[in-house]
RNA sequence: GUCCCCGUCGACUAGCGGCCUAGGUCGCCACCCUCUCAAGGUGGAAACGGCGGUUCAAAUCCGCUCGGGGAUG
Numbered sequence: 001g002u003c004c005c006c007g008u009c010g011a012c013u014a015g016c017g018g019c020c021u022a023g024g025u026c027g028c029c030a031c032c033c034u035c036u037c038a039a040g041g042u043g044g045a046a047a048c049g050g051c052g053g054u055u056c057a058a059a060u061c062c063g064c065u066c067g068g069g070g071a072u073g
Stems, first nucleotide, its partner, number of pairs: 001072007010026004018056001028044005049065005
């Protein structure tokens, strides 16, 4: 340089054009429970790497770009 794969809450992940107001688990916060703590219960905050395009509609498809990994010369 060329080609391939990956990028979603703090972490791990679901999603495969419309049912999404982006769900789940752990963690975090508040409350309940308890003599206290843990466990348990209820609720809450928290994410689509960036830009552009296609479409009535994009986390999802396309292009560029950024970051990570791999193959090859």
The prediction has a mean pLDDT of 82. Predicted 3D model of a 73-nucleotide RNA (transfer RNA) from an Acidimicrobiia bacterium. The sequence is in RNAcentral, with records from ENA.